The RNA shown here (SAM riboswitch aptamer (S box leader)) has 104 nucleotides and comes from a Cytophagales bacterium. The sequence was found by an Rfam model in a public genome assembly. It matches the Rfam family "SAM riboswitch aptamer (S box leader)". About the family: The SAM riboswitch is found upstream of a number of genes which code for proteins involved in methionine or cysteine biosynthesis in Gram-positive bacteria. The SAM riboswitch acts at the level of transcription termination control. The predicted structure consists of a complex stem-loop region followed by a single stem loop terminator region.
RNA sequence: UGCUUAUCGCGAAAGACUGAGGGAUUGGGCCCUUCGAAGUCUUGGCAACCUUGGUUAAACUUGGUGCCACAUCCCACCCUUGCUUUGGCAGGGGAAGAUAAGAG
Numbered sequence: 001u002g003c004u005u006a007u008c009g010c011g012a013a014a015g016a017c018u019g020a021g022g023g024a025u026u027g028g029g030c031c032c033u034u035c036g037a038a039g040u041c042u043u044g045g046c047a048a049c050c051u052u053g054g055u056u057a058a059a060c061u062u063g064g065u066g067c068c069a070c071a072u073c074c075c076a077c078c079c080u081u082g083c084u085u086u087g088g089c090a091g092g093g094g095a096a097g098a099u100a101a102g103a104g
Stems, first nucleotide, its partner, number of pairs: 003102006013043005021032003026076004044068003048065003053060001072096001077093004082089002
């Protein structure tokens, strides 16, 4: 950098430095932000995967990444003999993305 598999409607704070953007890409929306964005550091927490110990199996626990505004913030592509005021709504699937693990 790609591939495979799994998960993504729950959950989770504050301080310091810094100083203008951020919410993946494209488009359309909507939101957060000088009452301090993104980033870095410290402490705390959550619990997706792997892992240590433990157990009949669990619970619990050790460590490694990860995560801690809004559903992956919403929509876009396909399907529906569901609902409908025929405008749409709802549901399912896919694509893309993020995270983890594995074999390369």